[in-house]
RNA sequence: AUGAAAGAAGCGGAAGAGACCAAUUUUAUGGCGCCGAAGGGGUAAGUUAUAGAAAGCCAAACUAUAGUGAAGCUCUCAGGCAAAAGGACCGUUUUUGGACA
Numbered sequence: 001a002u003g004a005a006a007g008a009a010g011c012g013g014a015a016g017a018g019a020c021c022a023a024u025u026u027u028a029u030g031g032c033g034c035c036g037a038a039g040g041g042g043u044a045a046g047u048u049a050u051a052g053a054a055a056g057c058c059a060a061a062c063u064a065u066a067g068u069g070a071a072g073c074u075c076u077c078a079g080g081c082a083a084a085a086g087g088a089c090c091g092u093u094u095u096u097g098g099a100c101a
Stems, first nucleotide, its partner, number of pairs: 006096008018032001020031003033081003039077001040075003046068007
């Protein structure tokens, strides 16, 4: 000099589902019906530990229990169901960082 993982910010793209009904000047509220892509919960294989059985021990295998273990899966708590806002994720720019040479 080059600048990985991971993080932050700006810009752009970005779906779904009632502009439902009632009252109310709108918003907020209540009722019924829906959505999954803020956030959050659950979860497989694998893996770790303990226990079990048979002639004494060890190892392997098997069984059970507990822990750990991902999501665009699932739940629908939260959020959302005209527009606006928000929006997982994707692209790009700047920056933090310093794997690496």
Notes:
The RNA shown here (Glycine riboswitch aptamer) has 101 nucleotides and comes from Anaeromonas frigoriresistens. Rfam family: Glycine riboswitch aptamer. About the family: This family represents the bacterial glycine riboswitch. Glycine riboswitches usually consist of two metabolite-binding aptamers domains with similar structures in tandem. The aptamers cooperatively bind glycine to regulate the expression of downstream genes. In Bacillus subtilis, this riboswitch is found upstream of the gcvT operon which controls glycine degradation. Rfam 15.1 lists 9,425 matches to the family in 5,228 species. Model confidence (mean pLDDT): 80 of 100. RNAcentral holds the sequence, with entries from Rfam. The source organism's lineage runs through Bacteria, Bacillati, Bacillota, Tissierellia and Anaeromonas. Of the family's consensus pairs, 90% are formed in the model.